[in-house]
RNA sequence: GCGCCCGUAGCUCAGCUGGAUAGAGCAACAGCCUUCUAAGCUGUGGGUCAGGCGUUCGAAUCGCCUCGGGCGCG
Numbered sequence: 001g002c003g004c005c006c007g008u009a010g011c012u013c014a015g016c017u018g019g020a021u022a023g024a025g026c027a028a029c030a031g032c033c034u035u036c037u038a039a040g041c042u043g044u045g046g047g048u049c050a051g052g053c054g055u056u057c058g059a060a061u062c063g064c065c066u067c068g069g070g071c072g073c074g
Base pairs, nucleotide, nucleotide: 001073002072003071004070005069006068007067010026011025012024013023019057028044029043030042031041032040050066051065052064053063054062
């Protein structure tokens, strides 16, 4: 330098045949329970969906560019 894959919550990830208010588990915080802690149960907060531009009535999802990571080729 070329090609392919990946980037979504603090962490691990789903969602990618365009349409729901963007989700799950763990973690955090609060409450219940307990003499206390742990466990268990309930709830709450947390996201510019890597960034920008475009297509579309509508984009996490499609296109282009850029950034970061991984793999392969040279």

About this RNA:
The prediction has a mean pLDDT of 80. This is a predicted structure of a 74-nucleotide RNA (transfer RNA) from an uncultured Erysipelotrichaceae bacterium. Rfam family: tRNA. From the family's description: Transfer RNA (tRNA) molecules are approximately 80 nucleotides in length. Rfam classes the family as a transfer RNA.